[in-house]
RNA sequence: AGAGUUUGAUCAUGGCUCAGAUUGAACGCUGGCGGCAGGCUUAACACAUGCAAGUCGAGCGGUAACAUUUCUAGCUUGCUUCAAGAUGACGAGCGGCGGACGGGUGAGUAAUACUUAGGAAUCUACCUAGUAGUGGGGGAUAGCUCGGGGAAACUCGAAUUAAUACCGCAUACGACCUACGGGAGAAAGGGGGCAACUUGUUGCUCUCGCUAUUAGAUGAGCCUAAGUCGGAUUAGCUAGAUGGUGGGGUAAAGGCCUACCAUGGCGACGAUCUGUAGCUGGUCUGAGAGGAUGACCAGCCAGACUGGAACUGAGACACGGUCCAGACUCCUACGGGAGGCAGCAGUGAGGAAUCUUCCACAAUGGGCGAAAGCCUGAUGGAGCAACGCCGCGUGCAGGAUGAAGGCCUUCGGGUCGUAAACUGCUUUUAUUUGUGAAGAAUAUGACGGUAACAAAUGAAUAAGGAUCGGCUAACUACGUGCCAGCAGCCGCGGUCAUACGUAGGAUCCAAGCGUUAUCCGGAGUGACUGGGCGUAAAGAGUUGCGUAGGUGGUUAUAUAAGUGAAUAGUGAAAUCUGGCGGCUCAACCGUACAGGCUAUUAUUCAAACUGUAUAACUCGAGAAUGGUAGAGGUAACUGGAAUUUCUUGUGUAGGAGUGAAAUCCGUAGAUAUAAGAAGGAACACCAAUGGCGUAGGCAGGUUACUGGACCAUUUCUGACACUAAGGCACGAAAGCGUGGGGAGCGAACGGGAUUAGAUACCCCGGUAGUCCACGCUGUAAACGAUGGAUACUAGCUGUUGGAGGUAUCGACCCCUCCAGUAGCGAAGCUAACGCGUUAAGUAUCCCGCCUGUGGAGUACGGCCGCAAGGCUAAAACAUAAAGGAAUUGACGGGGACCCGCACAAGCGGUGGAUUGUGUUCUUUAAUUCGAUGAUAAACGAAGAACCUUACCAGGGUUUGACAUCCCUUGAAUUUUGUCGAAAGACGAGAGUGCUUUAUUGAACAAGGUGACAGGUGAUGCAUGGCCGUCGUCAGCUCGUGUCGUGAGAUGUUUGGUUAAGUCCAUCAACGAGCGCAACCCUUGUCUUCAGUUGGAUUUUUCUGAAGAGACUGCCCCGGCAACGGGGAGGAAGGAGGGGAUGAUGUCAGGUCAGUAUUUCCCUUACAUCCUGGGCUAGAAACGCAAUACAAUGGCAAGUACAAUGCGCAGCGAAGCGGCAACGUGAAGCAAAUCGCAUCAAAGCUUGUCCCAGUUCGGAUUAGAGGCUGAAACUCGCCUCUAUGAAGUCGGAAUCGCUAGUAAUCGCAGAUCAGCAAGCUGCGGUGAAUACGUUCCCGGGUCUUGUACACACCGCCCGUCAAACCAUGAAAGUGACCAACACCCGAAGUCCGAUUCGUCGGCCUAAGGUGGGGGGCAUGAUUGGGGUUAAGUCGUAACAA
Repeated sequence: AGAGUUUGAUCAUGGCUCAGAUUGAACGCUGGCGGCAGGCUUAACACAUGCAAGUCGAGCGGUAACAUUUCUAGCUUGCUUCAAGAUGACGAGCGGCGGACGGGUGAGUAAUACUUAGGAAUCUACCUAGUAGUGGGGGAUAGCUCGGGGAAACUCGAAUUAAUACCGCAUACGACCUACGGGAGAAAGGGGGCAACUUGUUGCUCUCGCUAUUAGAUGAGCCUAAGUCGGAUUAGCUAGAUGGUGGGGUAAAGGCCUACCAUGGCGACGAUCUGUAGCUGGUCUGAGAGGAUGACCAGCCAGACUGGAACUGAGACACGGUCCAGACUCCUACGGGAGGCAGCAGUGAGGAAUCUUCCACAAUGGGCGAAAGCCUGAUGGAGCAACGCCGCGUGCAGGAUGAAGGCCUUCGGGUCGUAAACUGCUUUUAUUUGUGAAGAAUAUGACGGUAACAAAUGAAUAAGGAUCGGCUAACUACGUGCCAGCAGCCGCGGUCAUACGUAGGAUCCAAGCGUUAUCCGGAGUGACUGGGCGUAAAGAGUUGCGUAGGUGGUUAUAUAAGUGAAUAGUGAAAUCUGGCGGCUCAACCGUACAGGCUAUUAUUCAAACUGUAUAACUCGAGAAUGGUAGAGGUAACUGGAAUUUCUUGUGUAGGAGUGAAAUCCGUAGAUAUAAGAAGGAACACCAAUGGCGUAGGCAGGUUACUGGACCAUUUCUGACACUAAGGCACGAAAGCGUGGGGAGCGAACGGGAUUAGAUACCCCGGUAGUCCACGCUGUAAACGAUGGAUACUAGCUGUUGGAGGUAUCGACCCCUCCAGUAGCGAAGCUAACGCGUUAAGUAUCCCGCCUGUGGAGUACGGCCGCAAGGCUAAAACAUAAAGGAAUUGACGGGGACCCGCACAAGCGGUGGAUUGUGUUCUUUAAUUCGAUGAUAAACGAAGAACCUUACCAGGGUUUGACAUCCCUUGAAUUUUGUCGAAAGACGAGAGUGCUUUAUUGAACAAGGUGACAGGUGAUGCAUGGCCGUCGUCAGCUCGUGUCGUGAGAUGUUUGGUUAAGUCCAUCAACGAGCGCAACCCUUGUCUUCAGUUGGAUUUUUCUGAAGAGACUGCCCCGGCAACGGGGAGGAAGGAGGGGAUGAUGUCAGGUCAGUAUUUCCCUUACAUCCUGGGCUAGAAACGCAAUACAAUGGCAAGUACAAUGCGCAGCGAAGCGGCAACGUGAAGCAAAUCGCAUCAAAGCUUGUCCCAGUUCGGAUUAGAGGCUGAAACUCGCCUCUAUGAAGUCGGAAUCGCUAGUAAUCGCAGAUCAGCAAGCUGCGGUGAAUACGUUCCCGGGUCUUGUACACACCGCCCGUCAAACCAUGAAAGUGACCAACACCCGAAGUCCGAUUCGUCGGCCUAAGGUGGGGGGCAUGAUUGGGGUUAAGUCGUAACAA
C1' cells in the first nucleotide's frame, strides 16, 4: 500500500467480496511445561447447605457454661458430689461504638444521572489544634426470681435492681435568639499508681472518657453554565404550571409545601411524546480526523424479592434493620408463624458458553477495644479449564551405496532425503534424591518443603492444525463423472478435475491451528480533514414575492464578543509515550523521573481580520427625467377565408374511401355547381435557430386599463444588498362540479376491413371532451434533463432593440458602446460525449438534492382533494450486479454505391409416367458402417453371385491368420487313407538339400514358453493429415510514426478507374507481407528444325521440338493522371479462349471405416478361420438419371464425315457356322505399322406411316438360347420369338446455361472374370437473348441505429398454471404498556381531639370499576411483490 468481480475488449460510476488488527468468546481437530492476567455477556430467574459484622467486663447489674483456687461430703487417695463471683473469664441482658464502610449487580434512569468548570444559603461521628468546664440531686427499667398463655415464633402479669441508660437543679468563656432591656440552654464517669484513714470511702497524680464552643481536615447535601443516542410517519406542551406576597418546612437556597394575587413559562437552536441506554477515566481500531465500545482496574450514580413508608442515627429513608401491601417458597397442633445469595463457595433452570460447597488471617486494610485480642468469603493464596498474552522445550554434530519403503516417471530416472539407520555429544524439560529462601521493622508464614540451588538416570517423557484455481505462499497421481460434493467473491464438477474424495509432495503457522460470531480498518461507499448532482443516483415546475436564518461594498474612530499571545489553576490514580530499574529474558511490575491527556477557567496584553457602536462616502441597489421595441396581461367591440348544416335553383348516376375493398351517402335526386341563411371554432400570407414573459405560456384587427424590460442624461437616496427553510402566489394537457355552447375534430362505443386471432394499426360513423363563465385539481421528457447572485478569463460570424461617432442634401454604408438571442472556437474543464464571456472554466456566498439494483415512489400513518388522486415516505425479502460514455464486430422488413446466369430477356429441363440408382422409413437373424439444408442422397463404392464383408446363423482355433525375441526338433518339399458342408482333425509313406574351424550357421517348417500380437470396438467434441463451403469473393494483416487516459483509430478513408486494396490523384502518414495480376499447362496464327508410319509425289496435311506474335505499340477524341470510347493493321485487341492455382479466417462442417494417432475398452474374445445367408427385403416418401409421350418424328433402304483413347493371363483380323447373342478360326500386333473399329451417330437421298395410345412408347411377363465364372436359385449381362403397361409435354414450385456456350448426336477409357442408364474424357451438328439494376438471392465498400457479442436461429415483456418465501388488508381474538375518571384505602409522617386506652382528618402504595389511546402477536379470506434449466398464450421493447 491494495486486490477480485458488470464488458468481446475499454474508461469512468457503483455496489458486493478479500487480505490486517481485535475479543470476558464459542465450536472442530490436537495437546509437553512455566510465568502473569482474566473466567454467567443469557434469567435484576428461583435458591438446599455452610460461612460473609461484630466488639467492649477498663460503662452496668451480674454468673448459664468452662477453667483455677478454697471449702463441704463420700470413699476406691485421686475420682465423684456440694458450696463460694474469690480469680481467669463470660452465655443471655442493659449500655457504648460499629452494622450508612468493605463486597456484589446494572434492572431502572436521556436527566433529581454523569463529565468539566464554577457558586453560596449548609451539616459533618470518630481525628487534629485551641478555649472554658466536668458541681449537686432524682425517679425508673431490662436481666434475675415467681406466676400465666402458646405447637412454635413469641408474649403477658407481679415483685426487685444497676449504669458512661434516662430526667431535673446549679453554673455559662464561647455559641444561639432578641423588641438590645433581656431570654433560653450542658456534662459521666471508668481504670492504674501512691497516700490516708471512718475498710469503703476520700485526697494527690497519670490516663481513657464526658459537656459547651472556635478553627481545621475528611465526607456529604444544594445551585449554575456547557457537553452527553435515535425517531417529526411524535408539533405543540404546561395548572403548582411561571412569577410575587404572607405563612410553614429543611442542616441549607428554593412552589419544597400552603393561602391569596398576576398570567405567565417551554418549543423548529426540536419542547412534549416515544424507542434504546447506567455515565466517565479508558478500551479496540485508525496515518490522523474519526468510528465502535464501557468486561477486568479506578471515580460517580442507582437499586437490594416487587411497591410504599418512616424510625434510629453525625450520616440511611438502610443488601445480611423495622412497619405495611403484593407475589412466591417453607413450617404448623390450622389458631398462627418464618424467609429474601444482584456477598463467598455451591444447586437447579436458561444458554453456543463461563470455575472449588478449598487454605489462612502470615501480609495489606477495616470494626470494636486502654491493651492483649476477637471478627473480617475484604484481602492474601492455592485449585479447575490452552480462555488470552509472554517465555521454554520436543534434541545437537557428523553421516550417500543417496538403503529399504511410499509416490511420480519420458522407464533413463526423480522425490520424501542427511531425512532414517549408524557414530559421537549434551541434559533445557522429565523422574528420583539432597539443601532450601525473600516476603517479617519485636514475635508471628496460609502459600510451602513452594521458588531457587546441587547431584544422579537417560535422547530418554513431549507435534499438530489448516491450506495448495485466482485473489494468496504452496502440484502431481488415482477415484468420481453436473453424481457425490466444494465455495469468502469470481466460480469448479457433464470421462485427461492442480477447485470434489484419497494418497505422495509442498506451503504457512505452531502447543496450537482452523471455523463461526463481533467491532474498526481497507471504504475518499456519508467526504470537517476528504465526494458529488447535463447524460451514471442526484437542481423542487417557476424562486415570482418574501419571513426566520446564513452571507455582505469603501473610509475613519472606538470597543474587545470572536481571533492571537503570555502567565496561573484544574484536567484523580491507573492507562498511554520516552527514560531508568526489578523478576535469567519477555509478558508483568516499580519509579518522591519526565511528557502528554489536543479540554476548560481566570488575569494581562495585541487590534490586522470578522462582529458591535458612531460618523461619513458612492462604484452595489433604488428613485427622478427623456426616449424605444414587443403574439407581456385583462376586458369589451369587430373582420374575412374555410368546414358543416338548412332553404331554393340547375343537373344526373354515381359519390366517398383504400394497398385492395367493404361498411356509408345517393333515383325519396346525392356528389358537382349557383344564390341566400344559420352557427361555432381557429386566425393563411407577413413568419424568422425573430419578439415578449419568472415559469406555464403568448399570434386576425381596434379601443380602454395595466405589469415589466432596454437605452441615454447625470439630478437624488446612501448599502437600502444576495440567497432563502417554513409560508404566500402562479402553474400545459387531461380530469371533476354548476350553468351555457357545440361547426370541425374526436377517447369510449358501433360497424366494415386486415389477420391464425386483431378487444390494434386502415376505413365509415360517433358520445364525453375540446369552446365560454365561475370554482376545484397541482401534475408533465413542467428539459437547456444544466438552482440563484457577483467578479474574472482569447477571439470570429450572424441577428433583435437602443445610443454615440463618421459620412451624406438625406436615407443607406462603416466604426464604437450597452442589453438580448444564435453558430463556431483559444485556454481550461470533462469518464467520454461535449461545455466553452448565455461555462459544464477560475473563485466566493446562499438554498435544494444524491449514496448499489429490485421490492417502490409502493405499504402503513398523517396532511390536502368532491372524486380521480397528490404531497410526505419505509421495511421484510431477493440479488452481484444494475446503470453511463465511447470502441470493434455482427445484425436491421436503415441509407448510399458496386458486383454475380442474382433478377430481367431467352433456350432447354426437373416436379406428372415407366424403369434404373441412391436415401429415409419400415421389416428382418442380419438387412454392416459412415455422409443429413445450402456444403448428404449414380456420395465413400473406378463396379456386393463366393471373395470383397466390416453384418447374421451355425461349425472350429487360442502366443493365435500377421510381426520380433527365446528353447527344442526337423531340411524344405511332396504322395496318400478315413471323417466332415468346409475350416480342419486323426493317420500312413517318400524325401535328407546349402554352409562350416564339424560344435554349428542361414532360410524354411513343426512343437513349447511368455513378453506380446490382434480389434472396420468408442471418442472427428482429444488430434495430425486431407477435403467441402463462404469464394477465384477482394479482401486479411504487420513495422515505424501520429492521434486517443484507454479499448482502439490512422494507413485500408475520400474523388476517379478497374475483373481486382488494379492503378492514379489527394491525404499524418510512410513503407512492407499474404492474397489479385504475372510466371506454368493447353488451344488458336506463323516461322525454323526433325520425322517412324501413312498416303502419295507439287506445295500442303500430320507428329514432335524450339521460337515469333499483342504491348493500348500506332491514329482520333475525353481526362491532371490512371484510364475510357472509336479506328487502322492483324490469325488473334484491350485478361484472345480454357485449365491448374483457393489469403486471414468461418461452420467444435466431414472423415478414428484409407492411413497415422492420444485416451478408454475386449484378450478361450469386441481376436481369428470356414460354410451358408444378408448388404439386392417393400405399404410409403424424397433426390439424381435413363427412356418416352411422337411427323423438326418412327420404320426400311442407300450414302458421307471424327477425335480422344486402349490392348500380351491382352486386343484379336480375314474366312466359315448361327436370325442373333455368339461360336469356330488363327493371321497380325508390346502397336502413328496389327486389332478394338464396319471406325461413329445425328446428317444427307429416297420410300412408307397420316395424328391414333398409333408402324409412338417400350415396361412387364412367358418360352428358347448365348457368355463369364468352382458356382448365375436367392442375385449377373446379352440374343431371339411372343407379350405390349403407364405415358398425349406434366399443379404449387424449382434447376442449368451468355458462344463453339446451351441444346442435340454418338465414341472411348478407368474399375472389371462377368456386370454402366453412373463417372471421366473425346469429337460431330450447332442456336436464341441480355432494355436494364426497381425487385428476389448471395457478396463487397462506406455510413447510421442497437438494450445483440453463443452476435437476429440474438435479446426480451406480461397474463395464466405449479412450488416456495417474506409482507400489506381483514370480521375478530389474545396478552401487554402508560395515562385519565371514579370507588375503596394499609402502614406511616403531619394536623386536630384525647379520659393517654385511643379516635378523626389530609396525603398515598396496593386493589377494584370504566371508556378511550398505543405498539405487539394471531386470524377464515384476500391484495400485490420476490424467487424457481427446459409448462401455456401471445410478441410489448431493443434495427423507422
Predicted 3D model of a 1440-nucleotide RNA (small-subunit ribosomal RNA) from an uncultured bacterium. The coordinates come from a structure-prediction model, not an experiment, and the mean pLDDT is 84. It matches the Rfam family "Bacterial small subunit ribosomal RNA".